[in-house]
This is a predicted structure of a 471-nucleotide part of an RNA (small-subunit ribosomal RNA, 3' major domain) from an uncultured Acidimicrobiia bacterium. The full RNA is in RNAcentral, with records from ENA and SILVA.

Context: one part of a larger RNA
Parts: sequence; C1' cells; structure tokens
RNA sequence: UGACGGGGGCCCGCACAAGCGGUGGAGCAUGUGGUUUAAUUCGAUGCAACGCGAAAAACCUUACCUGCCCUUGACAUGCUAGGAACCUCCCAGAGAUGGGAGGGUGCCCGAAAGGGAACCUAGACACAGGUGCUGCAUGGCUGUCGUCAGCUCGUGUCGUGAGAUGUUGGGUUAAGUCCCGUAACGAGCGCAACCCUUGCCCUUAGUUGCCAUCAUUCAGUUGGGCACUCUAAGGGGACCGCCGGUGACAAACCGGAGGAAGGUGGGGAUGACGUCAAGUCAUCAUGGCCCUUAUGGGCAGGGCUACACACGUGCUACAAUGGUCGGUACAAAGGGCUGCGAGACCGCGAGGUUGAGCGAAUCCCGUAAAGCUGGUCUCAGUUCGGAUUGGAGUCUGCAACUCGACUCCAUGAAGCCGGAGUCGCUAGUAAUCCCGGAUCAGCAACGCCGGGGUGAAUACGUUCCCGGGCC
Repeated sequence: UGACGGGGGCCCGCACAAGCGGUGGAGCAUGUGGUUUAAUUCGAUGCAACGCGAAAAACCUUACCUGCCCUUGACAUGCUAGGAACCUCCCAGAGAUGGGAGGGUGCCCGAAAGGGAACCUAGACACAGGUGCUGCAUGGCUGUCGUCAGCUCGUGUCGUGAGAUGUUGGGUUAAGUCCCGUAACGAGCGCAACCCUUGCCCUUAGUUGCCAUCAUUCAGUUGGGCACUCUAAGGGGACCGCCGGUGACAAACCGGAGGAAGGUGGGGAUGACGUCAAGUCAUCAUGGCCCUUAUGGGCAGGGCUACACACGUGCUACAAUGGUCGGUACAAAGGGCUGCGAGACCGCGAGGUUGAGCGAAUCCCGUAAAGCUGGUCUCAGUUCGGAUUGGAGUCUGCAACUCGACUCCAUGAAGCCGGAGUCGCUAGUAAUCCCGGAUCAGCAACGCCGGGGUGAAUACGUUCCCGGGCC
C1' cells in the first nucleotide's frame, strides 16, 4: 500500500423479508458423471461446466472403432514428358479402386510448322498434410466480479523512504452525479449524454395500405376519396422548465399544475484499470515439440443414440379455475422460387393428385390459442394422465435394422401436488396461452432466439443469509 476479520460506521442489489409460481417425488426429452464398449471422438467442471461448443450425429457431418486400400499424396508452388478439357458405356468389387471400349476437339499468337493459357495423366525431388501435444510459450476472441462506481495521471505540496495528498470531509445522487469546504490545482479512462427501439403530436407521401361521406355489392369487391388507420422519412416534445415547501442563499429533495409521457419515461446496444497462469492450439492464426508407406489420405460398415446407477436443465401431468364435444371472436412479428403453395378432388388421418397466385404491405404459410358461449362428465387412478407395447400406414431421403418424424386403431404404466433443501420474478413484470424464425432433404425442438394475447400478488423494513461500494 493492499487483502482479510464470527471489528465498527454509512449505503446499495429479488440479498433477505413480504408475496406469486416452480424445482427436489412421477413419466418422458436433453446434457453430464459413472459404468460398459472394438469405438462409445474431443473440449467445457463452484458461482462463471452440465438443452454448453452443437442455430439440426441415419450416410455425409466425423475428428472415434473395425476392415479394405493409397504413398509427392484429397490440397499448394516449382521441373520433365504426353494429352485439350470433358462425356457415354461395359466388367470385377461393399466401395474406394482397378481393367476395358467408344465419342470429342475448343481459346490465344502464327500463313504453316510450332508455341502459349487453363485443365488432365505419368514420373523424380524439394515439399504437402496432421481436429497430434503444450491455452502454464502466444495472438485474437470470450466468460466473470459488474453496468459495480470505480481506476489513474501531470504539476505542486508533505514524508529520509515505501508512499500520501488530489479521490478524504459536510450534504446529495442511480453514479468519483453535482454543490460546498479544502495544499492542492487541473486532466484522462469510466458514469451520464450522443445511437437503436417503444409511448404522444405535426409535416410530407398514398400503392400492394386505409374507407368517414356518395354510389355499388356476396366480399374495400368496384367507381371514387387520402379524412382516419397504417406505412417510412423529416421535425416537435421532458429540461426539475413552471408553482409551493424543505435545505447552507448551494447542489438537491418532497408535493402540485400542465402534459401522451415526470424527474435517467420503458427496453436495448454500450462493459473503465484490472482479477481468476479463468476458457479456447478443435473457428482461425501461431512459437516449440512430435508423426512422415503414417499420428497423413480414400472408402464401406459400425460408433458418437450403449445402460444396474447418480446429478443438472426442461416438457407433460397428477385434474372440475378441469377433461371432452359443438358454436363463435380478437394479434403481433416473421418466412417463401431447388420455395410458399390457394382452390378442387381422394383419404378417418398423417398425406396424395392436380395446380391458380406470389421474388410478395398485392399471393401463400395461416383456422392464433387461452377467451366467450351451449351440452356432457360428477370426484372415480376416472371421459384425469398419457408413458409403454402390438398392428397398419404417411413423408423425407440412394438408404429409416442399429438410429427419423408424423398419422390411425388397439393398449393404457407411474403419477392424487412431492423430504432435507433449493430457484426465478417488483409491472405490462410473474404466471398462463398460442404464433414465427434460424439451423434444416427430413428430424429426435419439449432446446434456442424473437412475437404478440390474457394479466396478478407483495415490498413493514434492513436485525439476519449472500454479493458489492465508501470511511
């Protein structure tokens, strides 16, 4: 000077408390440990690993295993020789690959001979190649404390010095935010603001959007209109600005008015100096080491999907605020040409056949669901719950045995609200209900990322638990 203290003071945070809903029990999904295995590739391991890298493991991916093959190699540059490239077919083989037959002559220079570019084949050597090791040799990127309010510097001053001062103190703030004081005076990185989005208004614009008035009608469908909604570009608006009170006359705080919005309006992006030899050599890059007929490369099949068990994260439930059957409303945000696919017909259905329109404010995905309303069930392991299993199918794909999703019929397991413990959330939040997208042939998505619908309870307070800031 820091760090730490079951030292003190002050102060924050869903930290506790006050509430609401979960998890821990069940079944299933998924990740991990363990075990197993020829292999179950590798990494991540308290918070800050465990629905994580993976926003898609049947083949591929794929790095693992078994077997069969190659050795200048799948890929790059250089040399020599030959041939354009390329296309079609046959045989052997699991394929990689090996053997064979046929077609084919392009571009540039040149009259031609010939040469050149790109590409292919053969050969020799330099070399290629490595998801092999070291994240404790590294770059880059990232997590975390923490969006916490801190971290520093120049000059001056004090101290023999390490250092201190400034940055402490009195107030105040979400904030080292601002004011006052002050041997300090200033400054930088952070805070805030500038950025995006959302909430109100105005202007401009009016198709593919909208429909108040007029006409028309099954339908904003058409004529018409651009008022309104909306769209998307520009502006306005909020600043403790105004009033009252408190306060050191300061900073500021409390209340009120006006206002769509009030004291950072809500949300996002934005992460200081640094910490953890934190994570990543498997995104990539890279030092060193190691392999070089193999630790490189190709292929087929298998594995990453195993299963006495243990843990994490989720989904579905255990029912009547419900299940089921019928009727009937109201979204937002997205995606679409190897695509979305209306309508019609076929099928109980998944789906099939045909195919209008749409590169999309036009057409399609596309009926939002919870809701409202009427009937039924009457507390039962049930008309709850849907696992599991049998059968029959659909679709994608070369191919669903290992190992896909979905449909129909049958089957109907555990489960009657969950021990100790533990998690999230302070408002359009929690809870609950659907919708879309990325990845993607298909899909193990109940994951992730977004969108809207309905819409609470509670906060006395800071003694205590956890983390943090200042003295």